Context: one part of a larger RNA
RNA sequence: UGACGGGGGCCCGCACAAGCGGAGGAACAUGUGGUUUAAUUCGAUGAUACGCGAGGAACCUUACCCGGGCUCGAACGGCAAGCGAACGACGCAGAGAUGCGAAGGUCCUUCGGGACGCUUGUCGAGGUGCUGCAUGGUUGUCGUCAGCUCGUGCCGUGAGGUGUCGGCUUAAGUGCCAUAACGAGCGCAACCCUUGCCAUUAGUUACCAGCACGUAAAGGUGGGGACUCUAGUGGGACUGCCACCGUAAGGUGAGAGGAGGGGGGGGAUGACGUCAAAUCAGCACGGCCCUUACGUCCGGGGCGACACACGUGUUACAAUGGUGGGUACAGAGGGCAGCUACCUGGCGACAGGAUGCAAAUCUCGAAAACCCAUCUCAGUUCGGAUCGGAGUCUGCAACUCGACUCCGUGAAGUUGGAUUCGCUAGUAAUCGCGCAUCAGCCAUGGCGCGGUGAAUACGUUCCCGGGCCUUGUACA
Numbered sequence: 001u002g003a004c005g006g007g008g009g010c011c012c013g014c015a016c017a018a019g020c021g022g023a024g025g026a027a028c029a030u031g032u033g034g035u036u037u038a039a040u041u042c043g044a045u046g047a048u049a050c051g052c053g054a055g056g057a058a059c060c061u062u063a064c065c066c067g068g069g070c071u072c073g074a075a076c077g078g079c080a081a082g083c084g085a086a087c088g089a090c091g092c093a094g095a096g097a098u099g100c101g102a103a104g105g106u107c108c109u110u111c112g113g114g115a116c117g118c119u120u121g122u123c124g125a126g127g128u129g130c131u132g133c134a135u136g137g138u139u140g141u142c143g144u145c146a147g148c149u150c151g152u153g154c155c156g157u158g159a160g161g162u163g164u165c166g167g168c169u170u171a172a173g174u175g176c177c178a179u180a181a182c183g184a185g186c187g188c189a190a191c192c193c194u195u196g197c198c199a200u201u202a203g204u205u206a207c208c209a210g211c212a213c214g215u216a217a218a219g220g221u222g223g224g225g226a227c228u229c230u231a232g233u234g235g236g237a238c239u240g241c242c243a244c245c246g247u248a249a250g251g252u253g254a255g256a257g258g259a260g261g262g263g264g265g266g267g268a269u270g271a272c273g274u275c276a277a278a279u280c281a282g283c284a285c286g287g288c289c290c291u292u293a294c295g296u297c298c299g300g301g302g303c304g305a306c307a308c309a310c311g312u313g314u315u316a317c318a319a320u321g322g323u324g325g326g327u328a329c330a331g332a333g334g335g336c337a338g339c340u341a342c343c344u345g346g347c348g349a350c351a352g353g354a355u356g357c358a359a360a361u362c363u364c365g366a367a368a369a370c371c372c373a374u375c376u377c378a379g380u381u382c383g384g385a386u387c388g389g390a391g392u393c394u395g396c397a398a399c400u401c402g403a404c405u406c407c408g409u410g411a412a413g414u415u416g417g418a419u420u421c422g423c424u425a426g427u428a429a430u431c432g433c434g435c436a437u438c439a440g441c442c443a444u445g446g447c448g449c450g451g452u453g454a455a456u457a458c459g460u461u462c463c464c465g466g467g468c469c470u471u472g473u474a475c476a
Base pairs, nucleotide, nucleotide: 001476002475003473004472005471007470008469009468010467011466012465013464015460016459019423020422021421022420023419026315027314028313029312030311031310032309033308034306035305042053043052064301065300066299067298068297069296070295076124077123078122079121080120081119082118083117084116087104090101091100092099093098107114108113126290127289129288130287131286135284136283137279138278139277140275142273147186148185149184150183151182152181153162154161155160166177167176168175192267193266194265195264197235198234199233200232201231202230203229207224208223211222212221213220238261241255242253243252244251245250304442317416321375322374323373324372325371326370333364334363335362338357339356342353343352344351345350382413387408388407389406390405391404392403393402429452430451431450432449433448434447435446
């Protein structure tokens, strides 16, 4: 000087407390450990691994296993030699890769040759092989915590200190005051995006108040520029005003005005550093290793196994509910090998037609809610696992191993031990919708969007994490 303390002081945080809803029990989905296996590819492992890399494992992917092939090699560059335009319908063998055959086709040229292809040789190839403890880059975490430093000066023999301490204040090393310090930098804040209010400009594909036409109905039509909305530009909030407290900074107020009030809400933004943290399998790269194989092509299998253990989720155990019928209201997105209105067939998944739309124009489209009826506390009209049968769709192909539909079957489960998680407001809870990846999909995941919409916070003694000052130390 740090680090640490079951030392002290001050202060924060869904840290506790106060509440609401969960997990831990059940079934299933998914990840992991373990076990098994020819292989169950590899990585990630307290917090900071475990619905993680993977924003799509039937083949491919694919790195693993078995088997069948190749060795200038699946792709690319250079040189030399030889042959042939390139290309190649089709046939045979084969699981395929591939091998064999072959109709056709006959490029440019200054006639030297050239482009392209094949064969042979050679210099480079190739490696998801090892080392993240050789590295770059990127990332997690402490933590959006308020810290981390420098120049000059001053103090100290020196390590170093001071500044950065103290008082008050703040979300903040944010400010004010004080001061052997005076200034400065990286962080904080602001500048950026979005949302909430208003004005203005513009008015199609959006809108429709007034006027006219028109319909079974309908902005459907003329038209309009008001309103909604769209998307550009501005305004608006600053403790500015008032009252009180305070030297000030600032604080308090069911104060005024205002759409919004004291950081308005949300996002992006992550200081010096810590964990030899993660990643050589995204990429790059040093070193080491393989080179008829640790490279590469193909068929099949595996990554999907299953006594078990854990994590994360979904669905439930019901009446604030289930079922049947009726009937409203979103936002954000996607769409041409696409989204599909509408019609017909089918109980249905879907199929056959047909039409609009490269889309504010066409299209994909809510559910909970609300109304009526029924069920009456039951392992049930709860719950839907599992299994049987019949189908639909995607795809070369759904056996291993897809999703969906219909009929039947109807398991566990009656609110879950110790323990444990999230959340402070349009939040939790609950309800559906969309997107990426994608032929299809194991999505209950991830990322977004809106609908309905709470309870509680006395307080900081305690648990956990953190900041500042101080103290002890046999630790560095």